A computed fold for a 79-nucleotide RNA from a Burkholderiales bacterium, annotated as c-di-GMP-I riboswitch aptamer. The sequence was found by an Rfam model in a public genome assembly. Its mean pLDDT, the model's own confidence on a scale to 100, is 85.
[in-house]
This record gives sequence, C1' cells and structure tokens, in this order.
RNA sequence: CCUUGUUAAGGGCAAACUGUCAGCAAUGGCAGGACGCAAAGUCACCGGUCCGAUCGUUUCGGAUGGCGGGAUUACCUGG
Repeated sequence: CCUUGUUAAGGGCAAACUGUCAGCAAUGGCAGGACGCAAAGUCACCGGUCCGAUCGUUUCGGAUGGCGGGAUUACCUGG
C1' cells in the first nucleotide's frame, strides 16, 4: 500500500418505543432504551421512497446515508 471479515482483543453506533423541543409535513435534535450493524463514520452525486407546493401529469422545494448504487475517511485479526 492492497485485500479480507471465519475467529478474536479493545471498543463504537443505536431501531422500535417513551418523554421533550422544532417543523405545514415527511422528519430531525436531546434524554432514556436496544432491534440490529464490520463502516449503522461522512457526503443528497444517480436511482428509489416519503412530505409540501404547483399543475393538468409538469416543475420546484424539503426529507431519508439504518432503501440501493457511487464517492471518501477509518480500528483490529488474517493474507
């Protein structure tokens, strides 16, 4: 530097749900809580899905990274 994720070691994140705050909404923040995850770290570039507005079916804005692809960074074992 490339690759691997069967078994480890040290660990990490945190679904649903509950409380609370923000938002028209999708949803997001914080606290609790663990379904799971070898990138469940980061990025809205492409597709999908969801929300809002507009339309006469088009366009615009937003959300989702724990839907798929892609990009990028990274611990450890093995090769």